[in-house]
């Protein structure tokens, strides 16, 4: 980088509309961090640069689904 498996959190939360429902879409308050993004530490050649599963939650997510950091197997 490819296939396979495994893989967490957090309201199927309230209300308007549409709709038989399923769902969709707006608005509202609570939350989640393990896509993505941002931010820092020691340290350096130091206005700079520089990790993370930490922090922050813009994005994203809060019944299943998809997704999914990462492990494991194989190539």
């Nucleotide at each position: 980088c490819c296939g396979c498996g495994g893989g967490a959190g957090a309201g199927u939360c309230c209300g308007g509309c549409g709709g038989u429902a399923a769902c969709g879409u707006c608005g509202g308050c609570g939350c989640c961090g393990a896509a993505g993004g941002a931010g820092c530490a020691a340290c350096g050649a130091c206005c700079c640069g520089g990790a993370a599963a930490c922090u922050c939650u813009c994005a994203g997510g809060c019944a299943a689904a998809c997704g999914g950091a990462c492990c494991g197997c194989g190539g």

A computed fold for a 75-nucleotide RNA from uncultured Octadecabacter sp., annotated as Glycine riboswitch aptamer.
RNAcentral holds the sequence, with entries from MGnify.
The prediction has a mean pLDDT of 84.